A computed fold for a 94-nucleotide RNA from Salinilacustrithrix flava, annotated as Glycine riboswitch aptamer. Its mean pLDDT, the model's own confidence on a scale to 100, is 83. Its Rfam family is "Glycine riboswitch aptamer". From the family's description: This family represents the bacterial glycine riboswitch. NCBI's taxonomy places the organism under Bacteria, Actinomycetota, Acidimicrobiia, Salinilacustritrichaceae, Salinilacustrithrix.

RNA sequence: GAGGCACCUCUGGAGAGCAGCCUGCGGGCUCACCGAAGGAGCAAGCCCGGCCUCGCCGGGCGAAUCUCUCAGGUCACGGAACAGAAGGGGCUCC
Repeated sequence: GAGGCACCUCUGGAGAGCAGCCUGCGGGCUCACCGAAGGAGCAAGCCCGGCCUCGCCGGGCGAAUCUCUCAGGUCACGGAACAGAAGGGGCUCC
């Protein structure tokens, strides 16, 4: 000097019932919904093994804003993947 990693601060940041009942007002229950905290699943491909071997079967690794809806959420507040800016920290390369 370059790259990228996580953390913190600031800014932007969607979706879905202001649902019904109960309440000691903290919440609880029921149904209907949302996907962008977190979590889970899978394609291509690669690897391994087996067999009746140019194919078949089984196993493993394997991404997401896709899928699931466990969790979370459905006025506002708050949270929010992701994006931008700054900061310091340590990592790799020159």